[in-house]
This is a predicted structure of a 555-nucleotide part of an RNA (large-subunit ribosomal RNA, domain I) from a hot springs metagenome.
Its Rfam family is "Bacterial large subunit ribosomal RNA".
The RNAcentral record of the full RNA draws on SILVA.
Its mean pLDDT, the model's own confidence on a scale to 100, is 83.
Context: one part of a larger RNA
RNA sequence: GGCACGUGGUGGAUGCCUAGGCGAUGAGAGGCGAUGAAGGACGUGGACAGCUGCGAUAAGCUACGGGGAGCCGCUCACAGGCUUUGAUCCGUAGAUCUCCGAAUGGGGUAACCCACCUGGCAGUGAUGCUGGGAACUCGACGACUGAAUUCAUAGGUUCUCGAGAGCGAACCCGGGGAAGUGAAACAUCUCAGUACCCGGAGGAAAAGAGACCAAGUCAGGAACUCUCCUAGUAGCGGCGAGCGAACGGGGAUCAGGCCAAACCCGACGUAGUGAUACGGCGGGGGUUGUAGGGUCCGUGAUGUGGGACGAGGAUCGCGAGAAGAACAGGCAUGGAAAGGCCGGCCAUAGAAGGUGACAGCCCUGUAGACGUAGCGAGAGACGCCCUAACGGAUACCUGAGUACCGCAGGACACGUGCAAUCCGGCGGGAAUCCGGCGGGACCAUCCGCCAAGCCUAAGUACUACUCAUCGACCGAUAGUGAACGAGUACCGUGAGGGAAAGGUGAAAAGCACCCCGAGAGGGGAGUGAAAUAGAACCUGAAACCACGUCUGCCU
Numbered sequence: 001g002g003c004a005c006g007u008g009g010u011g012g013a014u015g016c017c018u019a020g021g022c023g024a025u026g027a028g029a030g031g032c033g034a035u036g037a038a039g040g041a042c043g044u045g046g047a048c049a050g051c052u053g054c055g056a057u058a059a060g061c062u063a064c065g066g067g068g069a070g071c072c073g074c075u076c077a078c079a080g081g082c083u084u085u086g087a088u089c090c091g092u093a094g095a096u097c098u099c100c101g102a103a104u105g106g107g108g109u110a111a112c113c114c115a116c117c118u119g120g121c122a123g124u125g126a127u128g129c130u131g132g133g134a135a136c137u138c139g140a141c142g143a144c145u146g147a148a149u150u151c152a153u154a155g156g157u158u159c160u161c162g163a164g165a166g167c168g169a170a171c172c173c174g175g176g177g178a179a180g181u182g183a184a185a186c187a188u189c190u191c192a193g194u195a196c197c198c199g200g201a202g203g204a205a206a207a208g209a210g211a212c213c214a215a216g217u218c219a220g221g222a223a224c225u226c227u228c229c230u231a232g233u234a235g236c237g238g239c240g241a242g243c244g245a246a247c248g249g250g251g252a253u254c255a256g257g258c259c260a261a262a263c264c265c266g267a268c269g270u271a272g273u274g275a276u277a278c279g280g281c282g283g284g285g286g287u288u289g290u291a292g293g294g295u296c297c298g299u300g301a302u303g304u305g306g307g308a309c310g311a312g313g314a315u316c317g318c319g320a321g322a323a324g325a326a327c328a329g330g331c332a333u334g335g336a337a338a339g340g341c342c343g344g345c346c347a348u349a350g351a352a353g354g355u356g357a358c359a360g361c362c363c364u365g366u367a368g369a370c371g372u373a374g375c376g377a378g379a380g381a382c383g384c385c386c387u388a389a390c391g392g393a394u395a396c397c398u399g400a401g402u403a404c405c406g407c408a409g410g411a412c413a414c415g416u417g418c419a420a421u422c423c424g425g426c427g428g429g430a431a432u433c434c435g436g437c438g439g440g441a442c443c444a445u446c447c448g449c450c451a452a453g454c455c456u457a458a459g460u461a462c463u464a465c466u467c468a469u470c471g472a473c474c475g476a477u478a479g480u481g482a483a484c485g486a487g488u489a490c491c492g493u494g495a496g497g498g499a500a501a502g503g504u505g506a507a508a509a510g511c512a513c514c515c516c517g518a519g520a521g522g523g524g525a526g527u528g529a530a531a532u533a534g535a536a537c538c539u540g541a542a543a544c545c546a547c548g549u550c551u552g553c554c555u
Stems, first nucleotide, its partner, number of pairs: 001554004005548005015538001016503002020474002022471007029463002031167002039100003042055003046078001050074002061094006070082003105114003116133007136164005142158004171202001172200005182189001186238001212221002225252005235243002256455003259399001263284004268279004289433001291398003294394006305386003309383002315377004321370001327343001329342003344361002346350001352364003404428004409423003414440001435450005490497002510537001513524004
């Protein structure tokens, strides 16, 4: 010097643990906001850096309900207090609620600056403090004004009242709308009406009550939505890559209604000397395709059935909680018994968690049965609303710049194709029941249906949020980025990027006192079951380092 071995150091693997995550099921809730939100800034404690709470009434104020011995958050200690005259704590309803933020008196580099009107207070006064008000847009009534243009109207101004504005995870509807990619290149095509942007709404949204399908000999179905088939079929397609139905059938859930018009009535307005005409408004009437309705004439019922509306409300749920069975059993081990041995008991409760090791009977709970202020859902009965038929005459009504056509597009599984159907842009432009549309060019026949107005639960989609429960999910390099003052520290001008970091012990009993040392640290003593559990604290692997006066071997 090397290799072993031993003992330590360093280091933080491993094991064990879980305060946090991940995924799912069921139920609830599905919004908040000018009565100022979401989110913040700054404050606020006896002392306070952070987190939490709160707002100049500032870890809080008031009332009611619960609860019953302790309490002044995380957070110990100190100081000082509160509390059976019921505190702390929990629930509900209120009060307060600086400044910024839609931010709304004006401005602005958010949390700041400046100013007006009207009350109050202080000051001799200048002025200061303080309560209230004042943004914009739309709608409604009124008032005042007021063009072209005489009257008038449009327009303008304004009091009052109401609404809107902003935020929010996904789901939904609408307006716009890519490219990487695939086609083994690429242009039609694909990706995809996806991502993304914008607008809007709801707890769901959308759709929805036939100008529908079907059939082609006769039939038949009966709103919409979702789902399983039909079917990777029929088709579409540089007939490439690919795209891709419907009819019909099985299920889920089921529900149908209201206007416009004809006609009647009314009060008004305009024109007119007037009869009257026209107009919008209100009420009645009426709502359909075997056409229906109106009007006129005639017959005839007085009840039947229904409701998605209103009030009230049996009952149920949410929202503090209260009560809730059975061992203080014995013995030994141990620091400690819940484990062992012996004996007993409860069970509509042997889910789970905790307690000094593994507890049905120690604690919290659990089963079953109860419960308030306030909030929500909500049945029967009641109210209210809707609701009949027949024969005849008449030809008054039945949604117009619409249907349809042309050009150029878009949507339909369908790329212009023989291209129907649906929807816009530009141009043209009907019919009125003896009418019109459709049945995949078009025509005939036949069949189905009645557009150009509106509403409509349930079945369906989603989960930021609340509660309960579960897991052949993770267990600190895992699981969220985040178990911890994490979207923090830190990085970046910014958009944005984005960590590391858990564990003493049953209990702080967290080492009084002595010694060495400036201290750090250590040695005794003491606590503890254990201190090689001493806070750089459970276990404590490896790399790496050190030591062995005299550990072994080799050189």